[in-house]
């Protein structure tokens, strides 16, 4: 220097164009003497950053920042 791949809740990961989920994990409650177990209900996300296309973008295109591999 050149080529790929990711980038989405606190963590690990779905979601391939129509106003964003799931596990654990946090908070409350019920159950217990009292814990942990289960079980319900909730908080937590302007989807890395900017522009573009497009009625409409997390998802499709440019460039940008960070990580990862690989090639010299």
């Nucleotide at each position: 220097g050149g080529g790929c791949a990711c980038u989405u809740a606190g963590c690990u990961c779905a979601g391939u164009g129509g106003u964003a989920g799931a596990g654990c994990g946090c908070g409350u409650c019920u159950c217990u003497g009292a814990u942990a177990a289960a079980g319900a209900c909730g908080a937590g996300g302007c989807c890395a950053a900017a522009g573009g296309u497009c009625c409409g973008a997390u998802c499709c295109c440019u460039u940008u920042a960070g990580u990862g591999c690989c090639c010299a």
The RNA shown here (transfer RNA) has 72 nucleotides and comes from a bacterium. It was read from a public genome assembly. Its mean pLDDT, the model's own confidence on a scale to 100, is 83. Rfam family: tRNA. Rfam's curators write: Transfer RNA (tRNA) molecules are approximately 80 nucleotides in length. It is annotated as a transfer RNA. Its family is annotated with triplet codon-amino acid adaptor activity in the Gene Ontology.